[in-house]
RNA sequence: AAACGGCAACCCCGGAGAAAUCCGGAGGACGCAAAGUCAGGGGCCUAAAGGAGCGAAACCCGCUCCCAUGGCAGCCCGGCUACCGAA
Numbered sequence: 001a002a003a004c005g006g007c008a009a010c011c012c013c014g015g016a017g018a019a020a021u022c023c024g025g026a027g028g029a030c031g032c033a034a035a036g037u038c039a040g041g042g043g044c045c046u047a048a049a050g051g052a053g054c055g056a057a058a059c060c061c062g063c064u065c066c067c068a069u070g071g072c073a074g075c076c077c078g079g080c081u082a083c084c085g086a087a
Stems, first nucleotide, its partner, number of pairs: 006032002010028002012025005030074001036080003040077003043072003050066006
């Protein structure tokens, strides 16, 4: 490079969750040589519970800020595994 294939962004329906996000289904295919897998490092997203402040009459409630124990592997690095075979 080619070949056989693979995955599936997003949209729609249903579900879980506070949310981020995730799972399942039909169709299509944004793209991906690891877009297979693993939260080890960095980064990013969310903020239920908790904390602080404010408003109201104490609680409750509402708003703002902080915070991961929640999440993202299709953000990057890294680990493990893997098809083809010109090089």